The prediction has a mean pLDDT of 85. Predicted 3D model of a 315-nucleotide part of an RNA (large-subunit ribosomal RNA, domain IV) from a Candidatus Methanomethylophilaceae archaeon.

Context: one part of a larger RNA
């Protein structure tokens, strides 16, 4: 000097990206327990009291024992060591238990119950295989396969013009083969007829891929614009939510929190560039993310000492 462990006056997060680390709490018995809630929970919520030993007695039990009452007694301290929850409040995300990058990521990612769409009538559909043959399945639409979303609750608006899918189809297009035919004959070649799928054409379909405007004027202060006009589209963003894990301007504005806040929460909201299989809300849950408070502490003010193991130096 470093590692590991222990103790610390006064203060108590002033440290720091951040209470990281450490400290606090802790077992059992009694008591008591809020908001919210899907009425199950939340909950060991929070908070408070007790706890050793000795003697006697009572209850109970077959007994070991267990439970209780009264009195006494020791210590700073009685779950005396070990072992053994810190707690509360707000918000975001994901409903939850679960799964994952063997060896830098455990998560808001994946899965999930549940929702919805599509295919499939069984010699099915999907799938492995060159085939034989196999899986689903010795199942049969309350089944199987595939896609998307992701509990429950409240809901899920408008657009089929484009792309896709499905269906229709008088007509047009549409290869080879086939038929007819031309060049005196044959071949080659040319012309015509027939005409599948597909395309054109017509329609359906968005929990298919996707999309969801601009300008001008207007109310007896001003401001705003229920209202009107106009261009334009397939349709012009509905309900919700909103400075957001999405907001450039932005440290938006206001309120609360602080002595002071680019933070957090609640509102407003003209949303650069929110928005409905997804949006909004949400009890419970989380080694998830942000913020606050109480307790607690060597994180810090500001460092000191002790134990132990090393490096180094000396003998």
């Nucleotide at each position: 000097u470093c590692g590991u462990g222990g103790c610390g006056a006064g203060g108590g997060a002033a440290c720091u990206c951040a209470g990281c680390a450490a400290a606090u709490u802790a077992g059992c018995c009694c008591u008591g327990u809020a908001a919210c809630u899907u009425c199950g929970g939340g909950a060991g919520a929070a908070g408070g009291g007790g706890u050793g030993c000795c003697a006697g007695c009572a209850g109970u039990g077959a007994g070991a024992g267990c439970u209780g009452c009264u009195g006494g007694u020791c210590g700073c301290a009685g779950u005396g060591a070990c072992a053994a929850g810190a707690g509360a409040a707000c918000u975001c995300c994901g409903a939850c238990u679960g799964u994952u990058u063997a060896g830098u990521a455990a998560a808001a990612a994946c899965a999930u119950a549940g929702g919805u769409c599509u295919c499939u009538g069984c010699u099915a559909g999907u799938u492995c295989g060159a085939a034989a043959g196999g899986a689903u399945g010795u199942g049969u639409a309350u089944a199987g396969a595939g896609g998307c979303c992701g509990a429950a609750g409240c809901c899920u608006g408008c657009c089929c013009a484009g792309u896709g899918u499905c269906g229709g189809c008088a007509u047009c297009u549409g290869a080879a083969a086939u038929u007819c035919u031309g060049u005196u004959u044959c071949a080659a070649c040319g012309g015509a007829a027939c005409g599948a799928a597909g395309g054109a054409c017509c329609g359906a379909u968005a929990a298919a891929c996707g999309g969801c405007g601009g300008g001008g004027g207007u109310a007896a202060c001003u401001a705003u614009g229920a209202c009107c006009c106009u261009c334009u589209u397939a349709a012009g963003g509905u309900a919700g939510c909103g400075u957001a894990a999405u907001a450039c301007c932005u440290u938006g504005u206001c309120g609360c929190u602080u002595a002071a806040u680019u933070g957090g929460c609640g509102a407003c909201u003209u949303g650069c560039a929110u928005g409905a299989a997804g949006g909004c809300u949400c009890a419970a849950c989380g080694a998830g993310a942000g913020u606050u408070c109480u307790a607690c502490u060597g994180u810090c003010c500001c460092c000191g000492c002790c134990a132990u193991g090393a490096c180094g130096c000396u003998a």
Rfam family: Archaeal large subunit ribosomal RNA. The organism belongs to Methanomethylophilaceae, within Archaea.